Overview
Transfer RNA from a Patescibacteria group bacterium, 73 nucleotides, folded computationally. The coordinates come from a structure-prediction model, not an experiment, and the mean pLDDT is 80. It matches the Rfam family "tRNA". From the family's description: Transfer RNA (tRNA) molecules are approximately 80 nucleotides in length.
RNA sequence: GCGCCUGUAGCUCAGCGGAUAGAGCAAAAGAUUUCUAAUCUUUAGGUCGCAGGUUCGAAUCCUGUCAGGCGUA
Numbered sequence: 001g002c003g004c005c006u007g008u009a010g011c012u013c014a015g016c017g018g019a020u021a022g023a024g025c026a027a028a029a030g031a032u033u034u035c036u037a038a039u040c041u042u043u044a045g046g047u048c049g050c051a052g053g054u055u056c057g058a059a060u061c062c063u064g065u066c067a068g069g070c071g072u073a
Base pairs, nucleotide, nucleotide: 001072002071003070004069005068006067007066010025011024012023013022018056027043028042029041030040031039049065050064051063052062053061
């Protein structure tokens, strides 16, 4: 240089082009407990790497670009 894969919550990851983008763990608050742990309930947390395009509608499709990984010369 070329090809391929990955990028979504603090972390690990889901998510047929359609509904308010979700789960587990973690965090906060409450219940329980003498206290802690455990358990239960609730809450917050996301420019879906970035920019543009297609579409009535994009995390999803297309283009470019950035970062990481793998392969190849």